[in-house]
RNA sequence: CUCUUAUCAAGAAAGGCAGAGGGAAAUGGCCCGAUGACGCCUUGACAACCUGUUUCGCAAUUAGCGGGAUAAGGUGCCAACUCCAGCACGCGGAAAUGCGUGACAGAUAAGUC
Numbered sequence: 001c002u003c004u005u006a007u008c009a010a011g012a013a014a015g016g017c018a019g020a021g022g023g024a025a026a027u028g029g030c031c032c033g034a035u036g037a038c039g040c041c042u043u044g045a046c047a048a049c050c051u052g053u054u055u056c057g058c059a060a061u062u063a064g065c066g067g068g069a070u071a072a073g074g075u076g077c078c079a080a081c082u083c084c085a086g087c088a089c090g091c092g093g094a095a096a097u098g099c100g101u102g103a104c105a106g107a108u109a110a111g112u113c
Stems, first nucleotide, its partner, number of pairs: 003111006013043005021032003027085003044078001046076001049074002051071008082105001087102006
């Protein structure tokens, strides 16, 4: 980097370094930022996707599938719903615009070429 599946309304910050933009993506909005953002490092947290243990159900049993409890070992993560919109459709509205569903894109996990 390709593809597949699942999830994306919850949760969780201190210190040090550094010094100007940052919030993935045209564009619009909104926000964060010299009271130091973004990033990096350390520490600390959060979290049950994988994994371990245990237990229950289906199954004659094994395999397998599904659920519960538990443990931070592998990842991940710690402003704002994935910050919001954008594209299509539906509903409502006189309009501004609001709501819902889906698509596209993205993130993470597990697998895969």